[in-house]
Formats: sequence, C1' cells, structure tokens
RNA sequence: GAUAAUGGCAAAGCUGGUGAAAGCCAGUGACGCAAAGCUAGAGGGGCUACAGCGGAUACCGCCAUGCCAGCCAGUUGCCGAA
Repeated sequence: GAUAAUGGCAAAGCUGGUGAAAGCCAGUGACGCAAAGCUAGAGGGGCUACAGCGGAUACCGCCAUGCCAGCCAGUUGCCGAA
C1' cells in the first nucleotide's frame, strides 16, 4: 500500500458440542480484513463472576487464577506499482 499478482483469513446468523458465564470448538455462511498470522504475567483496555468475601428475604456489591488480540499494542511474515 496499487483498479497489480499468488493466495490467505472468516463477522453476524443458523445447527451441533462444551463451559457457571464471558467465551471456545466443528459444520454452514461471508460482514469485512495488508497481517482479521502469533503474543493474554512484555503493556494498556474490555467481558464474565462458578467458587470466595460482604450485605440483604430468592437478590445486590467486590473479586480472575477464567475469557476477548476482528480494541489499542508488541512481534513475525507475502508481493513490489507510486
């Protein structure tokens, strides 16, 4: 980062599974992406709250060791016009 080329990834939804949840896995499906590759005690930010603690009549609050990189970021890479 181009009206280039080889290609790559796969949002939401739906189906099945898994988890307390956030979410994740597989199939289908493509919203999009020049890193939508990798990295979650290198960093920031965000989500959930089983258990635990506190308060309260079936709830509320705190809390990550759980999770998100397709939020910023770090890091590695394909091609080669301007």